[in-house]
């Protein structure tokens, strides 16, 4: 330099172009001798960034940044 994959909640990851979710973590409550476990509930997001297409973009297109891998 060329190519592929990935970037979404604090962490690990989902999501057919039509209200962004789960598990874990965190808060509160229930349960109880206490803790843990369990249950209920709450908290959580500039979907890496900038443009474009579209009535509508996490999703499609272009550029760009970062990480991993392959080629040279």
């Nucleotide at each position: 330099g060329g190519g592929g994959c990935g970037g979404u909640a604090g962490c690990u990851c989902a999501a057919u172009g039509g209200u962004a979710g789960a598990g874990c973590a965190g808060g509160u409550g229930a349960c109880u001798g206490u803790u843990a476990a369990u249950c209920a509930u709450c908290c959580g997001g500039u979907c890496g960034c900038g443009g474009g297409u579209u009535c509508g973009a996490u999703u499609c297109c272009c550029g760009u940044c970062c990480g991993c891998c392959c080629c040279g």
This is a predicted structure of a 72-nucleotide RNA (transfer RNA) from an Actinomycetota bacterium. Taxonomically the source falls in Actinomycetota (Bacteria, Bacillati). Rfam family: tRNA.